[in-house]
RNA sequence: UUCAGACAAGGGCAAACAUCUUCGAAAGAAGUGGGCGCAAAGCCACGGGUCUAACGCUUAACUUAAAAAAGCUACGAUCGCCGGGUUACCUGG
Numbered sequence: 001u002u003c004a005g006a007c008a009a010g011g012g013c014a015a016a017c018a019u020c021u022u023c024g025a026a027a028g029a030a031g032u033g034g035g036c037g038c039a040a041a042g043c044c045a046c047g048g049g050u051c052u053a054a055c056g057c058u059u060a061a062c063u064u065a066a067a068a069a070a071g072c073u074a075c076g077a078u079c080g081c082c083g084g085g086u087u088a089c090c091u092g093g
Base pairs, nucleotide, nucleotide: 002093003092004091005090012038013037017033018032020031021030022029023028036080042086043085044084046083047082048081049078050077051076056072057071058070059069
């Protein structure tokens, strides 16, 4: 430097769920407990996917108008969906 993660050590992260609180329109996020799993489950929303739809747009009906309804839409969210980028511990070749 590169490849691999069978064994080992020190450790690391933390799903569902529960509880209360906070932020958010929602999806979701943060804190506490918990531990399904993870060798990058560290970091970056860059590409695809997925979730949400406040704002916006469209539709039909009604209407003085507005509100409400249905559909579409990411600029929102997810890196523990996949890919990509980037950094790194231990062990072995």
The prediction has a mean pLDDT of 81.
A computed fold for a 93-nucleotide RNA from Fictibacillus phosphorivorans, annotated as c-di-GMP-I riboswitch aptamer.
Its Rfam family is "c-di-GMP-I riboswitch aptamer". Rfam links the family to the GO term cyclic-di-GMP binding.
The model forms 95% of the base pairs in the Rfam consensus.